[in-house]
RNA sequence: GUCGUGGUAGCUUAGAGGUCAGAGUACCUGCCCGGAAAGUGGGGGGCCCGGGUUCAAUUCCCAGCUACGACA
Numbered sequence: 001g002u003c004g005u006g007g008u009a010g011c012u013u014a015g016a017g018g019u020c021a022g023a024g025u026a027c028c029u030g031c032c033c034g035g036a037a038a039g040u041g042g043g044g045g046g047c048c049c050g051g052g053u054u055c056a057a058u059u060c061c062c063a064g065c066u067a068c069g070a071c072a
């Protein structure tokens, strides 16, 4: 340099046009306990950036940034 794959919550990730963006873990908190842990209920927190298409984009298209890989 060319090509491919990925970027969603603190972390690991699901979702691939439609109105609630979901899970695990972590965090906060109620219950339980003499107190903790465990258990159990609840809560906060997220679509890499900019354009385009569309009634509607996290999802499709373009360009960029970034991580990983292949080739040179």
Stems, first nucleotide, its partner, number of pairs: 001071007010025004018055001027043005048064001050062003